[in-house]
This record gives sequence, C1' cells and structure tokens, in this order.
RNA sequence: AACGAUAAGGGCAAAACCGGUGAAAAUCGGUGACGCAAAGCCACGGGUCUAAAACCAUUAUGGUCAAGAUCGCCAGGCUGCCGAAA
Repeated sequence: AACGAUAAGGGCAAAACCGGUGAAAAUCGGUGACGCAAAGCCACGGGUCUAAAACCAUUAUGGUCAAGAUCGCCAGGCUGCCGAAA
C1' cells in the first nucleotide's frame, strides 16, 4: 500500500415511538438497535424523494420547475482507529 477476523479497545445507530423545526421530503433531541471498517466529512456526477413559492392548464386538482432533502442508493474526493490470516 492493500486487505478485513467469532481479535482488543472503542465508535455510529435502521425501523418504530415521543418531542422540536419544516409546506413537504426530511432533519434535530430522547428512547431504541436493523445493521455498519469509514454508517467520519463533502451534494461536484448519476439515482431517488419533496416541491410551499413561481409559471402553465384547470376547477380539483394536475403538470413544469427554481429550490430543498438524501453520503445508511451508486460512483468519486478528503481524512481516520486497530492488526489475525491470505
């Protein structure tokens, strides 16, 4: 460098529930653990989700989209603990 164990010491925390924020997706805190060796950070590429406002059509909602969310969807970038085997 690469790799990742029935290792050691630790770390994070899905769903669900409660509370806050938000138009929503979602996010934050608590409880809780499905999982995770980058489940640490970055929204630059692809994907997915939302779309109050605006615009268009229409009469109840529908479409488009600025914008937003997600790194625990994929790829990429930066940083990082430990050390069995191959």